[in-house]
RNA sequence: ACGGGCGUAGUUCAAUGGUAGAACAGUGGUCUCCAAAACCAUCGAUGUGGGUUCGACUCCUGCCGCCCGUGCCA
Numbered sequence: 001a002c003g004g005g006c007g008u009a010g011u012u013c014a015a016u017g018g019u020a021g022a023a024c025a026g027u028g029g030u031c032u033c034c035a036a037a038a039c040c041a042u043c044g045a046u047g048u049g050g051g052u053u054c055g056a057c058u059c060c061u062g063c064c065g066c067c068c069g070u071g072c073c074a
Base pairs, nucleotide, nucleotide: 001070002069003068004067005066006065007064010024011023012022013021018054026042027041028040029039030038047063048062049061050060051059
């Protein structure tokens, strides 16, 4: 440089184009002599800019980042 794939919560994953959910983690509480476990509550996310649409995590597109492959220079 070219080709392909990916980008959602702190982490791992969901979400027929219909207005984002779960588990674990964190925080608070119940319980306990204290803690752990268990249970309850709570916190928190669509990489960024456009486009299509009544409506976009989803479709199209520029850019950014990550991964894989091929190649070039050294």

This is a predicted structure of a 74-nucleotide RNA (transfer RNA) from a Bernardetiaceae bacterium. The sequence was found in a public genome assembly. Model confidence (mean pLDDT): 83 of 100. It matches the Rfam family "tRNA". Gene Ontology term of the family: triplet codon-amino acid adaptor activity. Rfam classes the family as a transfer RNA. About the family: Transfer RNA (tRNA) molecules are approximately 80 nucleotides in length.